Description:
Predicted 3D model of a 71-nucleotide RNA (transfer RNA) from a marine eukaryotic metagenome.
[in-house]
């Protein structure tokens, strides 16, 4: 230098720009003699940094920066 990727603790989805989600984890509560399993229900995010377009941006546009990968 070209490629792609950075979103919850962890693995990752968001496909035409309008609601930030999923599973597992984790706290609570049902169930059980007690635990597991199985069911409810809840916490938890500056969407990599910085700016731009825009009524609105994780998603477009620009710099940075970082992992991965090819010359």
């Nucleotide at each position: 230098g070209g490629g792609u990727g950075g979103u919850a603790g962890c693995u990752c989805a968001g496909u035409u720009g309008g609601g930030a989600g999923a599973g597992c984890g984790c706290u609570c509560g049902c169930c059980u003699u007690g635990c597991a399993c199985g069911c409810g229900a809840g916490a938890g995010g500056u969407c990599g940094c910085g700016g731009g377009u825009u009524c609105a941006a994780g998603u477009c546009c620009c710099g940075c920066u970082c992992g991965c990968u090819c010359c």
The coordinates come from a structure-prediction model, not an experiment, and the mean pLDDT is 84.
Rfam family: tRNA. It is annotated as a transfer RNA. About the family: Transfer RNA (tRNA) molecules are approximately 80 nucleotides in length.